[in-house]
RNA sequence: CAUGGCUCAGAUUGAACGCUGGCGGCAGGCCUAACACAUGCAAGUCGAGCGGAAACGAAGGGGGCUUGCUCCCAGGCGUCGAGCGGCGGACGGGUGAGUAGCGCGUGGGAAUUUGCCUAGUAGUGGGGGAUAGCCCAGAGAAAUCUGGAUUAAUACCGCAUACGCCCUAAGGGGGAAAGUAGGGGAUCUUCGGACCUUACGCUAUUAGAGAAGCCCGCGUUGGAUUAGCUAGAUGGUAGGGUAAAGGCCUACCAUGGCGACGAUCCAUAGCUGGCCUGAGAGGGUGGUCAGCCACACUGGGACUGAGACACGGCCCAGACUCCUACGGGAGGCAGCAGUGGGGAAUAUUGGACAAUGGGCGCAAGCCUGAUCCAGCCAUGCCGCGUGUGUGAAGAAGGCCUUAGGGUUGUAAAGCACUUUCAGUUGGGAGGAAAUGUCUGACCUUAAUACGGUCGGGAGUUGACGUUACCAACAGAAGAAGCACCGGCUAACUCCGUGCCAGCAGCCGCGGUAAUACGGAGGGUGCGAGCGUUAAUCGGAAUUACUGGGCGUAAAGCGCACGUAGGUGGUUGAAUAAGUUGGAUGUGAAAUCCCUGGGUUUAACCUAGGAACUGCAUCCAAGACUGUUGAGCUAGAGUACGAUAGAGGGGGGUAGAAUUUCCGGUGUAGCGGUGAAAUGCGUAGACAUCGGAAGGAGUACCAGUGGCGAAGGCGGCCCCCUGGAUUGAUACUGACACUGAGGUGCGAAAGCGUGGGGAGCAAACAGGAUUAGAUACCCUGGUAGUCCACGCCGUAAACGAUGUCGACUAGCCGUUGGGGGACUUGAUCCCUUAGUGGCGAAGCUAACGCGCUAAGUCGACCGCCUGGGGAGUACGGCCGCAAGGUUAAAACUCAAAUGAAUUGACGGGGGCCCGCACAAGCGGUGGAGCAUGUGGUUUAAUUCGAUGCAACGCGAAGAACCUUACCAGGUCUUGACAUCCUCGGAAUCUUGCAGAGAUGCAGGGGGUGCCUUCGGGAACCGAGAGACAGGUGCUGCAUGGCUGUCGUCAGCUCGUGUCGUGAGAUGUUGGGUUAAGUCCCGUAACGAGCGCAACCCUUGUCCUUAUUUGCCAGCACGUAAAGGUGGGAACUUUAAGGAGACUGCCGGUGACAAACCGGAGGAAGGUGGGGACGACGUCAAGUCAUCAUGGCCCUUACGACCUGGGCUACACACGUGCUACAAUGGCCGGUACAGAGAGACGCGAGGCCGCGAGGUGGAGCAAAUCUCAGAAAACCGGUCGUAGUCCGGAUUGGAGUCUGCAACUCGACUCCACGAAGUCGGAAUCGCUAGUAAUCGCGAAUCAGAACGUCGCGGUGAAUACGUUCCCGGGCCUUGUACACACCGCCCGUCACACCAUGGGAGUGGGUUGCACCAGAAGUAGCUAGCUUAACCUUCGGGGGGGCGGUUACCACGGUGUGAUUCAUGACUGGGGUGAAGUCGGAACAAGGUA
Repeated sequence: CAUGGCUCAGAUUGAACGCUGGCGGCAGGCCUAACACAUGCAAGUCGAGCGGAAACGAAGGGGGCUUGCUCCCAGGCGUCGAGCGGCGGACGGGUGAGUAGCGCGUGGGAAUUUGCCUAGUAGUGGGGGAUAGCCCAGAGAAAUCUGGAUUAAUACCGCAUACGCCCUAAGGGGGAAAGUAGGGGAUCUUCGGACCUUACGCUAUUAGAGAAGCCCGCGUUGGAUUAGCUAGAUGGUAGGGUAAAGGCCUACCAUGGCGACGAUCCAUAGCUGGCCUGAGAGGGUGGUCAGCCACACUGGGACUGAGACACGGCCCAGACUCCUACGGGAGGCAGCAGUGGGGAAUAUUGGACAAUGGGCGCAAGCCUGAUCCAGCCAUGCCGCGUGUGUGAAGAAGGCCUUAGGGUUGUAAAGCACUUUCAGUUGGGAGGAAAUGUCUGACCUUAAUACGGUCGGGAGUUGACGUUACCAACAGAAGAAGCACCGGCUAACUCCGUGCCAGCAGCCGCGGUAAUACGGAGGGUGCGAGCGUUAAUCGGAAUUACUGGGCGUAAAGCGCACGUAGGUGGUUGAAUAAGUUGGAUGUGAAAUCCCUGGGUUUAACCUAGGAACUGCAUCCAAGACUGUUGAGCUAGAGUACGAUAGAGGGGGGUAGAAUUUCCGGUGUAGCGGUGAAAUGCGUAGACAUCGGAAGGAGUACCAGUGGCGAAGGCGGCCCCCUGGAUUGAUACUGACACUGAGGUGCGAAAGCGUGGGGAGCAAACAGGAUUAGAUACCCUGGUAGUCCACGCCGUAAACGAUGUCGACUAGCCGUUGGGGGACUUGAUCCCUUAGUGGCGAAGCUAACGCGCUAAGUCGACCGCCUGGGGAGUACGGCCGCAAGGUUAAAACUCAAAUGAAUUGACGGGGGCCCGCACAAGCGGUGGAGCAUGUGGUUUAAUUCGAUGCAACGCGAAGAACCUUACCAGGUCUUGACAUCCUCGGAAUCUUGCAGAGAUGCAGGGGGUGCCUUCGGGAACCGAGAGACAGGUGCUGCAUGGCUGUCGUCAGCUCGUGUCGUGAGAUGUUGGGUUAAGUCCCGUAACGAGCGCAACCCUUGUCCUUAUUUGCCAGCACGUAAAGGUGGGAACUUUAAGGAGACUGCCGGUGACAAACCGGAGGAAGGUGGGGACGACGUCAAGUCAUCAUGGCCCUUACGACCUGGGCUACACACGUGCUACAAUGGCCGGUACAGAGAGACGCGAGGCCGCGAGGUGGAGCAAAUCUCAGAAAACCGGUCGUAGUCCGGAUUGGAGUCUGCAACUCGACUCCACGAAGUCGGAAUCGCUAGUAAUCGCGAAUCAGAACGUCGCGGUGAAUACGUUCCCGGGCCUUGUACACACCGCCCGUCACACCAUGGGAGUGGGUUGCACCAGAAGUAGCUAGCUUAACCUUCGGGGGGGCGGUUACCACGGUGUGAUUCAUGACUGGGGUGAAGUCGGAACAAGGUA
């Protein structure tokens, strides 16, 4: 950078929870248990259908009397319980269980019905028999029931009539009714009325409207780990049945029908208009409103009816609840309220029929939990308010602070105003239209009745309601919270806490300085709400139709053939299915959108329009696709001639080699490895020669050569056979491409049967290696490898790249064919089919691909959707097995992955350097001692430093002090600083007690300096508080300083260029150098920090200067001596110069840089040495040098004192010294330095002491004097290889010096003692020239106390072939799974804890198939029995009906046997997760066996 997941910001909700809460409007309110329901209400009405009169009421008359009661006139009136009858209880209201279906949506259709309503036509005649109620009797607890007698109808039944209606064999046949109320002039009357008329009914029928039933096309969730389903099943004929078509039902016949365009089965789900989201396409959803469906405790059933198989009807079965006198009964809130329960969660047992609508009625009216209203709830949307203006002393308080100030903040207070809303008081619309009544006109009629229509007058009807709205009053009065402030994401500080407590949407915060936890101050956002949780869409182009991909990130089937399907060359014609345009119908209303209107605005309501992207029908067009038909030849194919080839199958055959066997020669080994051993061999191996056998494979040729679809194919010859290429013609005429399922082929290993078996070689055995070595290595060796036949069906089956076709620059090879040219060749050119390398455009995340595409397009198929779990489990299919194929989920993580970049690393590579190795010299490690550390010990053994880069380090020096530690004794404003007050000069000094600090006697001496006379400065003492003090902690909060890589040659920048980017380039390359030093080249050009140089010192010379140094020449002088005069030459000293630059010559090199050699030169290639240390690394070291943030202690973690400790000592390590001796020790003698130090000092000569030293005090603040004799060396002597004349530890004794004091615990001297040690294992260190080695001298620290440290000079080597190896480093390159960077990362078993899951003897539920039993209620059929009003009758009976019986169907139930699903199960399998467990070390580098 890409891929890819996770997460967030938005909108929304029938929400819930937390905190908070002023008002109003409009909406919404059991999403869970279609769980169970107490109580009330939710469907009645009609007296103008009927018989009637239980209750209530009114008024009149009469009687009895108790003067307000009762009886009667009297069901007489208003009315009306119960009953018969009619209409309505099929609407309205609820719910979403079931249903994946013609259920719903949309568009069509024909074979139907329809109460009430509208319009029309024709009627409404005349009879009959019952029955409820009431009454009587009876049964029962009740519910209810039985019998008898009597009665009405718009209840029921005949008869008559029949336009139209229905049936029909077309001749004919069949079928109806009911009245009630109002009014009334004639006429009649038995005075009831008839009759007429009006209204409402009734009957038949037609048409309509609205409603309902039925059929069809299309659309309508997921699962194929559900692939086959179906017997009334599909169709026909006939019959039955229905309102109606139809297997809807029955009989017979046929064998169909559905299904990969997903039947069947399983799971889930009411569907739609719409709603939410979205740019859209889509995705999600179906609560409120509206349409349809389904259901009404569960299951079944029918009756009635226009309509039901009926929510508030019936019957039966079941479960549950209730009543009961135990005999029997009753019930169904998924109506409105309400209760319990469930739940995170969802309201009142309210008012009214005033409005709208519904039922009944002529009407008044009655009923109406429909509806209209009110109540509860911030549940949502919308609106309003909680004041407004002014006000700087920038108040107080809070918070922060760098202590100055800042901020809260015009915020508050104060001053001046306003009064919405809430409150109080008063007023006050609209929702109301009516009906009825009076009256006018008209219609009807004989009629001025009745009734109707349209007017007019008066009157009446409001649940809401204390309505909306308006006015007045008073007063800023009554009204602000919630979340957040690390990034995403607007908003920062302090305190507390200290990986605790906690936070967290993701990343992640918290281990003592937390903007992330908790609190506070401040800020940000929204605001009567704000957050959280849940859910949906969005962002997510992470399912991609719009709009993604598959070489390496997830993803091309191993390969082909081919079915269905998809797609398809070219030219006419026809058609019109797709397509396009127009028209018509439909797409309910509401919603959304636009424009208006109404609420003060808005939400909300409302009118109109648009839209509803759809479906259907008709018309038109004819380009394109399709279809039909006719052609064509460019795709494809066929015929003919050639060519190349490890293409395939079968048969034969050849030689080399390995092995074995036989024989000969020959003798002691062979073989094998890093090295060995096992093994073979004196019974003769190996070697060598000859012969034989057997199996397997075919060297050379041989090639990014050939062939094949892939797997794959390799000696030679023969037979059979597939494909490709090529040439020139002819033919067919789209015959093609792809290809789900399917079929075939398919390396190796493996399996089965039978052969074969030389070599090789899993397993196995032995030998090695190793901590181990079930491996790598070695010696053997069986399956197997080979053949035949049959399975398996997988591979990194890879070009990690599906097949086919078209198009798009070149250049260079190579294989096969064809053509051309000439100069006939190892030639050149053209073309085609393959096969390679590079590369333009383009593509790609990059790498890369690039006519053999990963480019630009087309066709078809396959596949992918985060990592793990897992290519696993279960199920299915295949297989002899091994196993294959298809293929999940729970759970878990916030990543996993690709390509490239920079580093780091590699038991990768190349080049180069360094005392890195090698070559040398000397050491350490062994001894004794010194010193430091660890450990141990201790009251304390103070602290720090810990690989290199701690350990003779801080410490350049612990007896006290130091000193920080321990024990004991003391002090508390303090041992030390500043400020204030008081007193006193300061200071010196005595005695006593005490270990001392200190205390006491407040002992004694002493009165200074300046002064404006007030006092002040310094010092001492006392007092109070601010404060002091801390070597207490944190070096992982820091500064400063330092170490280290490393004196290694590196580290960077600006501009430019390249790359999407990280980055690269420069800085790489060729040379060269000590060097990124320099040169050349170069998309780089320049520059900086480093290197080098400049600085110091040393080596040569010159100039100047000349004392304390020097003395050549000239003098003086001494025993000697620059001692003296003098000199300035020399040495020296110390200031300034010169000199060295690859400058010169030769060679090499590229005409460069440079290197090699040489000359000259004191010095030669940075002359030697030093100082000087880039960017950075190690959270390196130091809070105990110092400084410092924070924390901690404050009569102590501060301060003082005495004593002790830091010096301990079974041990281990580091660094040194002295040695082990003869290149030496000892004795005697002789010689030569440099650099330093010295006044609290160095201290000469002299004298004393064996000596350390003492005494004494000349000289010197030092080129003058002193420390101070340098030592090795040299010259003599001695020792003679020994624990010694080596070595000196240790111990005893005696001393010296320093110091207040050498006991713990100093150094030195003398005498005596005389340990280990005879050159040091593994290992390891230093050094390249004046170096190593060796020898002494000095200094710092310091009273004293170096074997240490830092310096100084003397003597003075050896070796370096070289860069293979070890270590460290530099540059380039390569690999990487590392980036805390290999002391990295990381895998698996085991052990422990937890989680989900598979198997599991089984166990318990749910659903369901099949077979059988059973059979309630009911309907239909049949019917021996019993029974029966209307009609008929010959009076016997008949017809018809009912009851009963029976058959068929069938719910519940039962039995058996399967399937499926859920839960559970001892035990068991793997999986996941977890802070530090165990064992190994598999992978990442050549990961140490790629």
The prediction has a mean pLDDT of 86.
A computed fold for a 1490-nucleotide RNA from a metagenome, annotated as small-subunit ribosomal RNA.
Its Rfam family is "Bacterial small subunit ribosomal RNA".